[in-house]
RNA sequence: UAUGCAGACCGCCUUAUCGCUCCAUGCUUAUGGCAUGGGGAGGAAAGUCCGGGCAACAUAGAGCAGCGCACUUCCUAACAGGAAGGUGCCGGGGCAACCCGGUAACAGCCAGUGCCACAGAAAACAGACUUCCUUACCGGGGUAAACCCGUAAGGUAAAGGUGAAAAGGUGGGGUAAGAGCCCACCGCUUCGCUGGUGACAGCGGAGGCAUGGUAAACCUUGCGCGUUGAAAGACCAAAUAGGUUCUGCCGGCCCCCGGGCCGUGGGUUGCUCGUCCAUACCGCUAUGGUGGCAGAACGGGUAGGUCGAUAGAGCCUGGCAGUGAUGUCAGGCCCAGAUAAAUGAUAAGGGUCUUGCCGGUGCAGGUAAGAUACAGAACCCGGCUUACAGGUCUGCAUUUUUU
Numbered sequence: 001u002a003u004g005c006a007g008a009c010c011g012c013c014u015u016a017u018c019g020c021u022c023c024a025u026g027c028u029u030a031u032g033g034c035a036u037g038g039g040g041a042g043g044a045a046a047g048u049c050c051g052g053g054c055a056a057c058a059u060a061g062a063g064c065a066g067c068g069c070a071c072u073u074c075c076u077a078a079c080a081g082g083a084a085g086g087u088g089c090c091g092g093g094g095c096a097a098c099c100c101g102g103u104a105a106c107a108g109c110c111a112g113u114g115c116c117a118c119a120g121a122a123a124a125c126a127g128a129c130u131u132c133c134u135u136a137c138c139g140g141g142g143u144a145a146a147c148c149c150g151u152a153a154g155g156u157a158a159a160g161g162u163g164a165a166a167a168g169g170u171g172g173g174g175u176a177a178g179a180g181c182c183c184a185c186c187g188c189u190u191c192g193c194u195g196g197u198g199a200c201a202g203c204g205g206a207g208g209c210a211u212g213g214u215a216a217a218c219c220u221u222g223c224g225c226g227u228u229g230a231a232a233g234a235c236c237a238a239a240u241a242g243g244u245u246c247u248g249c250c251g252g253c254c255c256c257c258g259g260g261c262c263g264u265g266g267g268u269u270g271c272u273c274g275u276c277c278a279u280a281c282c283g284c285u286a287u288g289g290u291g292g293c294a295g296a297a298c299g300g301g302u303a304g305g306u307c308g309a310u311a312g313a314g315c316c317u318g319g320c321a322g323u324g325a326u327g328u329c330a331g332g333c334c335c336a337g338a339u340a341a342a343u344g345a346u347a348a349g350g351g352u353c354u355u356g357c358c359g360g361u362g363c364a365g366g367u368a369a370g371a372u373a374c375a376g377a378a379c380c381c382g383g384c385u386u387a388c389a390g391g392u393c394u395g396c397a398u399u400u401u402u403u
Stems, first nucleotide, its partner, number of pairs: 002398009012350007020040009042374001046385002049383005054229004061273004066225005071085005086106001087104007107220002112218002114214003129160002132155005138150004168186006187209001188207008233307004243298008251262005263279004280290003314333008351372008
């Protein structure tokens, strides 16, 4: 200097004219209009994937089902989020120790049940195909009791083969041949010490010690979760038909005037239990009447307005603490509130980028054309994911040039 990767920030500007909307003040012909002043879309407003605030529901209690998370510590209102670290694996640098980066759906396979095709002797209660050793004097070859081939019985799992994976690994001793059979080192299990908040790390001792892998297989363990959702909800005004029909329940016992128990019907959530509501009156005693609670269908009226609705887990600057996420202190600021949905249109000039030409060692510069991203609040906030022309900065790797 250039390229690549990762991260953070910015992401068009100015003037003029006209237009839209909210707030304040004033005037007015007062559902409106006019004047002055002030404000008016994001880093993702998107996705609707999470967590909350807020609102409503009597049961927010217990159990089951269901769902979420899962190494350690910390941050946060909380989270399936974030920060730092540990361990495993992968990549790079280095003689090594170690350093840098990436990644993990990092609780448990000795609680249980499954699965591991094909190949292979055998795939977990997992084993003998080739080979190696011994015996038989059985058979054959051979001058030969050496040696070779075959058969049978026994031993072996070291070597070879199959496979993604084969009964810890390497080396030595030992053995008929072998085997943790024994030994050393590594690995594994366990105990202790040291360091650390901790996951863990280091050091030392003891033990021949290993029934594989897979839970993004079913499952088990631990921790957590009431439901719905601004079309949630609250209030005011007006109008109509306090409409019609249908379904279920309106029981029993005890004590003594009100309560208890049982039953029946209903009942925010998927179910159950508990809890909660109703369990009346008249009376000519009938299949009665009136009414209460819960629900369903048909039909009618209204579709107007106010709130929710924007002062916050708020933003900016600086100090302090911390590796950091973040916290704390001081000062400053108020920055949309629409309701079919406003935040814009036109003109001129400029900025940045790309390409061509001129200039030219190169840079700077001039000129012409083109481009100027993704996109648009709708209750609010914190995360995650996705989209983005171009510019600036930081870190790492590689490369060029100069010293």